[in-house]
Transfer RNA from a Candidatus Methanophagaceae archaeon, 72 nucleotides, folded computationally. NCBI's taxonomy places the organism under Archaea, Methanobacteriati, Methanobacteriota, Methanomicrobia, Candidatus Methanophagaceae. The same sequence occurs in records of 8 taxa. It matches the Rfam family "tRNA". The family's RNA type in Rfam is transfer RNA. RNAcentral holds the sequence, with entries from ENA and MGnify.
RNA sequence: GCCGGGGUGUGGUAGAGGCUAUCCCUUGGGACUGUGGAUCCCAAGACCUGGGUUCGACUCCCAGCCCCGGCC
Numbered sequence: 001g002c003c004g005g006g007g008u009g010u011g012g013u014a015g016a017g018g019c020u021a022u023c024c025c026u027u028g029g030g031a032c033u034g035u036g037g038a039u040c041c042c043a044a045g046a047c048c049u050g051g052g053u054u055c056g057a058c059u060c061c062c063a064g065c066c067c068c069g070g071c072c
Stems, first nucleotide, its partner, number of pairs: 001071007011024002018055001026044006048064005
């Protein structure tokens, strides 16, 4: 340099045009408990950046940044 894959709550992960953005974890509060743990309930927290297409973009297109792999 070229090709491919990826970037989503603290961390991991699904979602591929209209979702309340999924689940687990985390954190805070509560229930239960002699205490703790486990379990249950509630809440907080996310779409890498900038453009474009569209009535509508996490999703499609373009450019960029970062990570991983292959080729040279």